[in-house]
RNA sequence: GUCUCCGUAGUUUAAUGGAUAGAACGUAGCCCUCCGGAGGCUAAGAUGGCAGUUCGAUUCUGCCCGGAGACA
Numbered sequence: 001g002u003c004u005c006c007g008u009a010g011u012u013u014a015a016u017g018g019a020u021a022g023a024a025c026g027u028a029g030c031c032c033u034c035c036g037g038a039g040g041c042u043a044a045g046a047u048g049g050c051a052g053u054u055c056g057a058u059u060c061u062g063c064c065c066g067g068a069g070a071c072a
Base pairs, nucleotide, nucleotide: 001071002070003069004068005067006066007065010025011024012023013022018055027043028042029041030040031039048064049063050062051061052060
């Protein structure tokens, strides 16, 4: 330099064009308890960026950014 793949909560991930983006662990609050690191309830928290296609984009397209790999 060329090509391929990947990028979603703090972490691991689901959602193959239909919307309130789902869950587990973790975190915070409350309850329970002699105590809590056990148990119960509740809450906050995410689509790498900019454009485009579409009535509608996590999903499709282009460029950029970051990561992994193959070739040279």
A computed fold for a 72-nucleotide RNA from a Patescibacteria group bacterium, annotated as transfer RNA. The coordinates come from a structure-prediction model, not an experiment, and the mean pLDDT is 80. Its Rfam family is "tRNA". It is annotated as a transfer RNA. RNAcentral holds the sequence, with entries from ENA.